[in-house]
Context: one part of a larger RNA
């Protein structure tokens, strides 16, 4: 290089912006870059292809054509690319109104519960299990009230329900702030898709400094269990989980489905909104645009199953795969305090 793939067989980058790069709407006008047409030069010979000869045949030689798919130069043509140049206005985006939303950040605040403390009522158990035990408790515990500390997390509302690019986000309340959604259709005038490097973000757990600790709880200690028991139950309980700065950059970061756009029957529901009919006013009704869910048609799929939220048909761009096992590894780069992470083989063996 070329071909076939990527939900589940190997394979979608954890997610976003975005340089370069690739690709790109509509109508003119030029120009002749790619382009396509005819000419003309070359494109050594041998070699290959074809007719043909000579060697007894072939092999192999020797004539002749034809081809050498290519480049150069000349005339041409202008649909289509590309340039250049004028316009449009449907893609993009602005403006104006407008409601929704656990969308972020960061201040302050509520109650319910556990635990501790204290005081007061009470007296012998209480916890715990399959059954103990280990532990608590006559130095007064369990319960129960009242008092107070101190810390995490928000019960009903709550919904297949809503925001967010992914991670993820749920008391309450002012603030600061992002993004989408409809209405108007006024304004700009192709300003757009993608997106190798790159930069941002990225549960948990871990990691550094400094605060915090009320539950829970790796390690750890003990009790059971058991042939054993470094477990599974039970008493206890340090990191950590919590907050502040900084770093780590992984995951069944999954819808296991890159990201835009066009175009392909339908029904059911639900969330936001807009506009009609009716109505005093609304609800139920239609219509329509934005999202969440299901069930189907055509058509894809190995088949599950997918099916206007596509895994249908199709277009651009990116990322990946090419038997298993070695191996999410080694080595060398680069990152990181470390752990580690990221690229990432081969011998060998089926």
């Nucleotide at each position: 290089c070329u071909g076939g793939g990527c939900g589940u067989a190997a394979a979608g980058g954890g997610u976003g912006c975005g340089c370069a790069g690739g690709c790109g709407g509509c109508c003119g006008u030029g120009u002749g870059u790619g382009u396509g047409a005819g000419g003309u030069g070359u494109g050594a010979a041998a070699u290959c292809c074809c007719g043909g000869a000579g060697c007894u045949u072939a092999a192999c030689u020797c004539c002749g054509g034809a081809a050498c798919u290519g480049c150069g130069c000349c005339u041409c043509a202008a649909a289509c690319u590309a340039c250049a140049u004028g316009g449009c206005u449907a893609g993009a985006g602005c403006a104006u109104u407008g409601g929704a939303g656990a969308g972020g950040g960061a201040a302050g605040u509520g109650g319910a519960a556990u635990u501790c403390a204290c005081g007061g009522u009470g007296u012998a158990g209480c916890a715990g299990u399959g059954a103990a035990a280990u532990g608590c408790g006559u130095a007064g515990a369990u319960a129960u009230c009242g008092u107070g500390a101190g810390g995490a997390a928000c019960a009903c509302c709550a919904g297949a329900g809503g925001c967010g690019a992914a991670g993820g986000c749920g008391g309450c309340u002012a603030c600061c702030u992002g993004g989408a959604c409809a209405a108007u259709u006024g304004c700009u005038g192709a300003c757009g898709c993608u997106c190798a490097g790159g930069c941002a973000c990225g549960a948990a757990a871990g990691c550094g400094u400094g605060g915090g600790g009320a539950g829970c709880a790796a390690a750890a200690g003990g009790g059971a269990u058991u042939a054993g028991a470094u477990a599974c139950c039970c008493c206890u309980g340090u990191a950590g989980u919590c907050c502040a700065c900084g770093c780590c950059c992984u995951a069944a970061a999954c819808g296991g489905u890159g990201c835009a756009c066009a175009c392909u029957a339908g029904g059911u529901u639900u969330u936001g909104g807009a506009g009609g009919a009716u109505u005093c006013g609304a609800c139920c009704c239609c219509u329509u645009c934005a999202g969440g869910a299901c069930c189907c048609a055509a058509g894809c799929u190995a088949a599950c199953g997918c099916g206007u939220u596509a895994a249908g048909u199709g277009u651009g761009c990116c990322g990946c795969c090419u038997g298993a096992g070695g191996a999410c590894u080694a080595c060398g780069g680069c990152c990181g305090c470390a752990a580690g992470g990221c690229u990432a083989a081969a011998a060998c063996u089926c």
A computed fold for a 350-nucleotide part of an RNA from an uncultured Candidatus Berkelbacteria bacterium, annotated as small-subunit ribosomal RNA, central domain.
The coordinates come from a structure-prediction model, not an experiment, and the mean pLDDT is 89.
Its Rfam family is "Bacterial small subunit ribosomal RNA". Its family is annotated with ribosome and structural constituent of ribosome in the Gene Ontology.